[in-house]
Small-subunit ribosomal RNA, 5' domain from an uncultured Alphaproteobacteria bacterium, 533 nucleotides, folded computationally. RNAcentral holds the full RNA, with entries from ENA. Model confidence (mean pLDDT): 85 of 100.
Context: one part of a larger RNA
RNA sequence: AUUGAACGCUGGCGGUAGGCUUAACACAUGCAAGUCGAACGGUAACAGGCAAAAGCUUGCUUUUGCGCUGACGAGUGGCGGACGGGUGAGUAACACGUAGGAAUCUGCCUUAUGGUGGGGGAUAACCCGAGGAAACUCGGACUAAUACCGCAUAAGCCCCAAGGGGGAAAGCGGGGGACCUUUUCGGAGGCCUCGUGCCAUUAGAUGAGCCUGCGUCGGAUUAGCUUGUUGGUGAGGUAAUGGCUCACCAAGGCGACGAUCCGUAGCUGGUCUGAGAGGAUGACCAGCCACACUGGGACUGAGACACGGCCCAGACUCCUACGGGAGGCAGCAGUGGGGAAUCUUGGACAAUGGGCGCAAGCCUGAUCCAGCCAUACCGCGUGGGUGAAGAAGGCCUUCGGGUUGUAAAGCCCUUUCAGUUGAGAGGAAAUCCCUGUGGUUAAUAUCCGCAGGGGAUGACGUGACCAACAGAAGAAGCCCCGGCUAACUCCGUGCCAGCAGCCGCGGUAAUACGGAGGGGGCUAGCGUUGUUC
Numbered sequence: 001a002u003u004g005a006a007c008g009c010u011g012g013c014g015g016u017a018g019g020c021u022u023a024a025c026a027c028a029u030g031c032a033a034g035u036c037g038a039a040c041g042g043u044a045a046c047a048g049g050c051a052a053a054a055g056c057u058u059g060c061u062u063u064u065g066c067g068c069u070g071a072c073g074a075g076u077g078g079c080g081g082a083c084g085g086g087u088g089a090g091u092a093a094c095a096c097g098u099a100g101g102a103a104u105c106u107g108c109c110u111u112a113u114g115g116u117g118g119g120g121g122a123u124a125a126c127c128c129g130a131g132g133a134a135a136c137u138c139g140g141a142c143u144a145a146u147a148c149c150g151c152a153u154a155a156g157c158c159c160c161a162a163g164g165g166g167g168a169a170a171g172c173g174g175g176g177g178a179c180c181u182u183u184u185c186g187g188a189g190g191c192c193u194c195g196u197g198c199c200a201u202u203a204g205a206u207g208a209g210c211c212u213g214c215g216u217c218g219g220a221u222u223a224g225c226u227u228g229u230u231g232g233u234g235a236g237g238u239a240a241u242g243g244c245u246c247a248c249c250a251a252g253g254c255g256a257c258g259a260u261c262c263g264u265a266g267c268u269g270g271u272c273u274g275a276g277a278g279g280a281u282g283a284c285c286a287g288c289c290a291c292a293c294u295g296g297g298a299c300u301g302a303g304a305c306a307c308g309g310c311c312c313a314g315a316c317u318c319c320u321a322c323g324g325g326a327g328g329c330a331g332c333a334g335u336g337g338g339g340a341a342u343c344u345u346g347g348a349c350a351a352u353g354g355g356c357g358c359a360a361g362c363c364u365g366a367u368c369c370a371g372c373c374a375u376a377c378c379g380c381g382u383g384g385g386u387g388a389a390g391a392a393g394g395c396c397u398u399c400g401g402g403u404u405g406u407a408a409a410g411c412c413c414u415u416u417c418a419g420u421u422g423a424g425a426g427g428a429a430a431u432c433c434c435u436g437u438g439g440u441u442a443a444u445a446u447c448c449g450c451a452g453g454g455g456a457u458g459a460c461g462u463g464a465c466c467a468a469c470a471g472a473a474g475a476a477g478c479c480c481c482g483g484c485u486a487a488c489u490c491c492g493u494g495c496c497a498g499c500a501g502c503c504g505c506g507g508u509a510a511u512a513c514g515g516a517g518g519g520g521g522c523u524a525g526c527g528u529u530g531u532u533c
Base pairs, nucleotide, nucleotide: 001532003530005529006528007527008526009525012380013379014378015377016376017375018373019372020338025336026335027334029333030332031331034079035078036077039076040075042072043071046070047069048068049066050065051064052063053062054061055060056059086291087290088289095216096215097214098213099212100211101210104208105207109204110203112201113200114199115198116197117151119149120148127140128139129138130137131136157165159164171196172195173194174193175192176191179190180189181188182187217263218262219261224254225253226252229251230250231249232248233247234246235245236244266288267287268286269285270281271280272279273278293314294313295312296311297310316327317326318325319324344370346369347368348367352366353364354363355362356361383413384412385411386410393404394403395402396401417474419469420468421467422466427460433453434452435451436450437449438448439447477522478521479520480519481518482503483502484501488517489516490515491514492513498505499504
């Protein structure tokens, strides 16, 4: 000098940051991933409408029915749950860092081209029935789709050699003048148009997988290690190279330039220290990796071998009608335990960002805020001026006095901060609504772009900042004073009690112990202990 610190004494305010370093120990409770009705069949709840009935207060109430509308529980379907958030156990390794490489994939997004034709069979929900304590399961019958499966068409693709093979799709929403079809005369559909989606291919962007050179702790009281091992041929497998896997063949491959083994450890940008070289370190923030009760496995998917998904085994906890089931905080809070030691079971989606959605919006313990803690850094305050009778008191004294000390009192001021009251910008302009204009179009409709205007939206917040009010009013401690090392006397004690970082103090005059007065240092802190240089 440093710190994610702890302990002792003390403690006024604000800002900014940080806050389980130990048991990757176990977890009560709540929340942390949903969303879309503009994919679908529908209607459990709420609201409206319509119809019927009843009651009467004669225009209201109640009941029932109808998905008709706004919406919407459960369900089918889509997208997202592979992001975001946590932890550092494992890992000495292509894990990380850096510089390269070729044999790959890539949802959403951008670009370009073409297509979006025609069919089919199911299945949840609902209903009926059955089993079970429950979790849940089974059977029967019905039904829809952007769910599922064929047919057609075809570029890329593959085999092959000029002929074949294989090979996709889905609709939904808004608007509309003619014309056509149908009609229960309300309308519905065709048609036109706009938007959005779907399929195939192309290029990109982004993300991901793979390979290689070099670098990356200690131990030789670890010297030999290796049989899919090293290489080849062929095959399989993968998105893709490859002993990645398999069959056969060869007998190789690594190692004192430290293999193998053992121990320790996430790596880096950085951080601390230092003049630098270096040493130490990897909290917070950022990038990468690994893990998600322990071990193993795959499924789905563009992407996982998946923290809040599935299956199996194990340990543990819970429920049970004993047959069987349920669970996983290293998410945010919080509890127990461990420990010298580390916070609230808070608010809001207002902003930023993310998921879904045309949008409105919904969700978001990401995030933004607030709470607690002198844990750190920074800033401010605890008053200013004047004031000698050098008051009183304390302490010392050579008894003359000295010192505390302008210190106090007194007098004159100020009011930061805290307190009370008022006022109060910005974080909030987007989405949305309206108007104008341009485009699309048959269209002045709808939709889209641009411009202008208006309205609405703040958790924090009793916030920042500002003003007013009252009154010095509410606000100082800690360590040290033998030398190192700034700062000295008295009393007590008497090798006792004690001090101590080192040297060393204490056995009757102790500046070193304890107290007092005085002094020195730092100051909302001061000391002690630990860590690193």